[in-house]
Context: one part of a larger RNA
RNA sequence: CUCUCGUUAAGGAACUCGGCAAAAUGACCCCGUAACUUCGGAAUAAGGGGUGCUGCACGCAAGUGUAGCCGCAGUGAAAAGGCCCAGGCGACUGUUUAUCAAAAACACAGGUUUCUGCAAAAUCGUAAGAUGACGUAUAGGGGCUGACGCCUAGCCCAGUGCUGGAAGGUUAAAAGGAUGGGUUAGCGUAAGCGAAGCUCAGAACUGAAGCCCCAGUAACGGCGGCCGUAACCAUAACGGUCCUAAGGUAGCGAAAUUCCUUGUCGGGUAAGUUCCGACCCGCACGAAAGGCGUAAUGAUUUGGGCACUGUCUCGACAAUGCACCCG
Numbered sequence: 001c002u003c004u005c006g007u008u009a010a011g012g013a014a015c016u017c018g019g020c021a022a023a024a025u026g027a028c029c030c031c032g033u034a035a036c037u038u039c040g041g042a043a044u045a046a047g048g049g050g051u052g053c054u055g056c057a058c059g060c061a062a063g064u065g066u067a068g069c070c071g072c073a074g075u076g077a078a079a080a081g082g083c084c085c086a087g088g089c090g091a092c093u094g095u096u097u098a099u100c101a102a103a104a105a106c107a108c109a110g111g112u113u114u115c116u117g118c119a120a121a122a123u124c125g126u127a128a129g130a131u132g133a134c135g136u137a138u139a140g141g142g143g144c145u146g147a148c149g150c151c152u153a154g155c156c157c158a159g160u161g162c163u164g165g166a167a168g169g170u171u172a173a174a175a176g177g178a179u180g181g182g183u184u185a186g187c188g189u190a191a192g193c194g195a196a197g198c199u200c201a202g203a204a205c206u207g208a209a210g211c212c213c214c215a216g217u218a219a220c221g222g223c224g225g226c227c228g229u230a231a232c233c234a235u236a237a238c239g240g241u242c243c244u245a246a247g248g249u250a251g252c253g254a255a256a257u258u259c260c261u262u263g264u265c266g267g268g269u270a271a272g273u274u275c276c277g278a279c280c281c282g283c284a285c286g287a288a289a290g291g292c293g294u295a296a297u298g299a300u301u302u303g304g305g306c307a308c309u310g311u312c313u314c315g316a317c318a319a320u321g322c323a324c325c326c327g
Stems, first nucleotide, its partner, number of pairs: 002321001004319001006317003010313002014311001019308001027051005036041001038147001052069007070074001082306007089298002094106002110145007122131003148293004154223003159220002161217005168212003174206001179201005186193002224242005251285001252282001263279005
């Protein structure tokens, strides 16, 4: 020097990305306890006071009352919540990257949808067979969403998919066998023709699902542009036009989403790219890939405050170990 640990004048977060780390709080008893709320909570909310020993009285005791005594200090050491305010996200308790991530990710109860009538669907297996289940649609499998509250198709079925339909079009094997070829008994002077049989090729006609087609379904998904207009200006309830399957409703909104952007206004600060409340010009929110709220909850995340402190102004001193020195 360093590891670990202790103390520190005055100040008290000025440190820093950030109070990281440290300090502070702490047990038991008494008093007292807000907003909000799903009436359970929130809550040990917050904020105060007390605690030793010795007599006496009362009491079975625990203890209570009263009178005194000592110390800087009485849960006399040790062990033992810091708290508050306001947002985001996820309702919650849980689960997870054994070995850099514990979370806002996963799960969850609840909701919804779809498949499945039992030798079920689904899954494993070549099979036998097994799980499902010694269950039976209040059951079982899959998908999405994720307590609860208010809501949720608000518009689009053109595309992709699914379900249903069967008139017409198209269409396989099969069926069908017109017709043509080969072969040769025969006929013919010859060229050639050519029955039956065998054999090769094979048209029309008949012919299912599917596809085309029709309907449903919001499942996958999607949810416009330009121009003009009101007696200041500005803006546009209104009108026109083009395109579309239809042009984003409620709610929310510079948001875990906002590029421009440190948007603008207000609050908090002496001073605030963060934060909170508004505005809406939503580059590029939006309704179960749910929308908006929400008490409780969280080793979550953001901003602020009180207390507290060597985090800092700005250092200093002390202890153990290592190192180092002497023997």

This is a predicted structure of a 327-nucleotide part of an RNA (large-subunit ribosomal RNA, domain IV) from Blattella germanica.